[in-house]
RNA sequence: GGCUCUAUAGUGUAGUGGUUAGAACGUCUGCUUUACAUGCAGAAAGUCCUCGGUUCACACCCGAGUGGAGCCA
Numbered sequence: 001g002g003c004u005c006u007a008u009a010g011u012g013u014a015g016u017g018g019u020u021a022g023a024a025c026g027u028c029u030g031c032u033u034u035a036c037a038u039g040c041a042g043a044a045a046g047u048c049c050u051c052g053g054u055u056c057a058c059a060c061c062c063g064a065g066u067g068g069a070g071c072c073a
Base pairs, nucleotide, nucleotide: 001072002071003070004069005068006067007066010025011024013022018056027043028042029041030040031039049065050064051063052062053061
């Protein structure tokens, strides 16, 4: 330098154009305990990497950029 894949809560992730983006682990609160852990109940936490385009409507399709991974040279 060329090609391919990838970016979604704190973490690793689901979600193949439609109404409120979901579960797990973690965090916080309450109950339980002498206390901790476990368990139960509840809560918070996402401008879906950025910009633009297509569309009645994009996390999802297209282009560019940025970051990451891999292959080739």